[in-house]
Context: one part of a larger RNA
Molecule: small-subunit ribosomal RNA, 5' domain
Organism: Alphaproteobacteria bacterium
RNA sequence: GAACGAACGCUGGCGGCAGGCCUAACACAUGCAAGUCGAACGAACCUUUAUGGUGAGUGGCGCACGGGUGCGUAACACGUGGGAAUAUACAUCUCGGUAAGGAAUAACACAGAGAAAUUUGUGCUAAUACCUUAUAAUGACUCCGGUCCAAAGAUUUAUCGCCGAGGGAUUAGCCCGCGCCUGAUUAGGUUGUUGGUGAGGUAAGAGCUCACCAAGCCGACGAUCAGUAGCUGGUCUGAGAGGAUGAUCAGCCACACUGGAACUGAGACACGGUCCAGACUCCUACGGGAGGCAGCAGUGAGGAAUAUUGCGCAAUGGGGGAAACCCUGACGCAGCCAUGCCGCGUGAGUGACGAAGGCCCUAGGGUUGUAAAGCUCUUUCAGAUGCGAAGAUAAUGACGGUAACAUCAGAAGAAGCUCCGGCUAAAUUCGUGCCAGCAGCCGCGGUAAUACGAAUGGAGCGAGCGUUGUUC
Numbered sequence: 001g002a003a004c005g006a007a008c009g010c011u012g013g014c015g016g017c018a019g020g021c022c023u024a025a026c027a028c029a030u031g032c033a034a035g036u037c038g039a040a041c042g043a044a045c046c047u048u049u050a051u052g053g054u055g056a057g058u059g060g061c062g063c064a065c066g067g068g069u070g071c072g073u074a075a076c077a078c079g080u081g082g083g084a085a086u087a088u089a090c091a092u093c094u095c096g097g098u099a100a101g102g103a104a105u106a107a108c109a110c111a112g113a114g115a116a117a118u119u120u121g122u123g124c125u126a127a128u129a130c131c132u133u134a135u136a137a138u139g140a141c142u143c144c145g146g147u148c149c150a151a152a153g154a155u156u157u158a159u160c161g162c163c164g165a166g167g168g169a170u171u172a173g174c175c176c177g178c179g180c181c182u183g184a185u186u187a188g189g190u191u192g193u194u195g196g197u198g199a200g201g202u203a204a205g206a207g208c209u210c211a212c213c214a215a216g217c218c219g220a221c222g223a224u225c226a227g228u229a230g231c232u233g234g235u236c237u238g239a240g241a242g243g244a245u246g247a248u249c250a251g252c253c254a255c256a257c258u259g260g261a262a263c264u265g266a267g268a269c270a271c272g273g274u275c276c277a278g279a280c281u282c283c284u285a286c287g288g289g290a291g292g293c294a295g296c297a298g299u300g301a302g303g304a305a306u307a308u309u310g311c312g313c314a315a316u317g318g319g320g321g322a323a324a325c326c327c328u329g330a331c332g333c334a335g336c337c338a339u340g341c342c343g344c345g346u347g348a349g350u351g352a353c354g355a356a357g358g359c360c361c362u363a364g365g366g367u368u369g370u371a372a373a374g375c376u377c378u379u380u381c382a383g384a385u386g387c388g389a390a391g392a393u394a395a396u397g398a399c400g401g402u403a404a405c406a407u408c409a410g411a412a413g414a415a416g417c418u419c420c421g422g423c424u425a426a427a428u429u430c431g432u433g434c435c436a437g438c439a440g441c442c443g444c445g446g447u448a449a450u451a452c453g454a455a456u457g458g459a460g461c462g463a464g465c466g467u468u469g470u471u472c
Base pairs, nucleotide, nucleotide: 001472002471003470004469006468007467008466009465010464013344014343015342016341017340018339019337020336021302026300027299028298030297031296032295035061036060037059040058041057044054045053046052047050068255069254070253078179079178080177081176082175083174086172087171092167093166094165095164096163097162098161099133100132101131102130108123109122110121111120112119113118139148140147141146153160154159155158181227182226183225188218189217190216193215194214195213196212197211198210199209200208230252231251232250233249234245235244236243237242257278258277259276260275261274280291281290282289283288308334310333311332312331316330317328318327319326320325347377348376349375350374357368358367359366360365381413383408384407385406386405391399416461417460418459419458420457421442422441423440427456428455429454430453431452437444438443
């Protein structure tokens, strides 16, 4: 000098754009953040009796996305470049099929248990829920003879579905080369360890797992251990090389009270799912139950420090639906904060007898100073009134009566902060007297202090200016 997710002190007019718990991955009151489909289904209820509506239940799809955080992780986690032994719902392309039956069950009714959460028995019923049978290749297996595997219907009759197979796409899993912090006051580490055979397992290769066999494998080119840390595109600085860093935005990873586990599913070992254990909080009729803000707001605590328990689905995007539409704290907006960057304003011209006042003085004067007053003008911004968008159009606007535009009034409502010994732009007087104090370094102050305090004057920056912290 530059920079900052900054904080503190003094001060503070407006707008645009951005940013806003860096600390306790501390604990959380309350509300909301994931539903949707009656064109899959039966029953019930309501009414305007219709091609109607409603909320439970069965069923389908979604809830693995989106949103948050950075605890853990020094690792194929990430970055980059390759690889082969894989899966992939919805969407897309191609080929083929969609036949015949059956038994249940929730809802509901009745009877119970319980304070509640919840739950038991009996009976009844439907389906695109479940199960048989048939059909079976281009699919799978094969000892090459053969064997095996599916489906679901709905309605407004035009579509939407359903099943099998194949292709591409997309997404994901796996493997490898290279790169990736500090410590040797960490030198040896390893027994599923390293390899083989066989088997199991997975969507898939593999000690991934197991049985047996062999004794390997890694390491001063730093293994192991310990500490620290999410990684990257980037960001800051720098002429560059480099150094530091990883907020916001984007990609990947990890996590969801702590630890463990699987279920469902195309996909999870699942933030607002399940089970078990633990700590904590709450309810209880003491028998037993409920919960998880590192979602958006908000509260307490911690801290130098970081915002509203706002509006809307109008736009973009997502889920469901044939659609109408519903849901969406994603998102779009608004609110708060000079936190930052950028822009604008706080007036312009004229005005000397150089007013008054202040300060200095050698008492002549000098300076503040064209500065003020006065005179002549202007009205940006803010204010008032009117009009009033684009963003979205067939219709639909939260923002918002916002932006913009027009008219009106009046210089009117709008300047501070730091410094003045040298570095370093800018000096005098008074007070103080090694005191009080200043200070980034050198150093000032002990009676004439340009260095302390005040005043006047000056210098610098300016809605900011200084200080502190951190990086280069």